[in-house]
RNA sequence: GGGGGCUUCGUUCAACGGUAGGACAUCGCCUUUGCAAGGCGAGAAUAAGGGUUCGAUUCCCUUAGCCUCCA
Numbered sequence: 001g002g003g004g005g006c007u008u009c010g011u012u013c014a015a016c017g018g019u020a021g022g023a024c025a026u027c028g029c030c031u032u033u034g035c036a037a038g039g040c041g042a043g044a045a046u047a048a049g050g051g052u053u054c055g056a057u058u059c060c061c062u063u064a065g066c067c068u069c070c071a
Base pairs, nucleotide, nucleotide: 001070002069003068004067005066006065007064010024011023012022013021018054026042027041028040029039030038047063048062049061050060051059
């Protein structure tokens, strides 16, 4: 320099173009003499910028970061 892939709550993993969900973690309540475990509930995210579309995490383009292959 060129090709391919990945980027989503704090972490990890989902999501036919149509309300972004689960697990762990955090917080609150219940339970306990207390702690842990357990039960119930709450908050929290689509790398950035454009385009297509009635509607984009999803399709297209550019940029950034990471991984990998070739040179």

A computed fold for a 71-nucleotide RNA from a Gemmatimonadaceae bacterium, annotated as transfer RNA.
Lineage of the source: Bacteria > Gemmatimonadota > Gemmatimonadia > Gemmatimonadales > Gemmatimonadaceae.
Rfam family: tRNA. Rfam's curators write: Transfer RNA (tRNA) molecules are approximately 80 nucleotides in length. The family's RNA type in Rfam is transfer RNA.
The same sequence occurs in records of 3 taxa.
The coordinates come from a structure-prediction model, not an experiment, and the mean pLDDT is 81.
RNAcentral holds the sequence, with entries from ENA and MGnify.